Predicted 3D model of a 74-nucleotide RNA (c-di-GMP-I riboswitch aptamer) from Desulforhopalus singaporensis.
Rfam family: c-di-GMP-I riboswitch aptamer. Its family is annotated with cyclic-di-GMP binding in the Gene Ontology.
The coordinates come from a structure-prediction model, not an experiment, and the mean pLDDT is 90.
RNA sequence: CACAGAUAAAGCCAAACCUGCCGCAAGGCAGGGACGGAAAGCCACGGGUCAUGACCGAUAGCCGAGCUGCCUGA
Numbered sequence: 001c002a003c004a005g006a007u008a009a010a011g012c013c014a015a016a017c018c019u020g021c022c023g024c025a026a027g028g029c030a031g032g033g034a035c036g037g038a039a040a041g042c043c044a045c046g047g048g049u050c051a052u053g054a055c056c057g058a059u060a061g062c063c064g065a066g067c068u069g070c071c072u073g074a
Base pairs, nucleotide, nucleotide: 003073004072005071012037013036017032018031019030020029021028022027035061041067042066045064046063047062048059049058050057
């Protein structure tokens, strides 16, 4: 460096739900809260799904691709 996620160790994130705020809405932000997660870190490029009369949108914890990162080495 690549690959792997067994074994540890230190940690990390935070579903549903509740409260407040923003938004036409999907949904987002903050606090509480943990279903889970080896990238549940970033990114809307492709597909899917959601939203809007439509455009603008949303979803990265739906799938794929790209970039970056902790520890260990069965």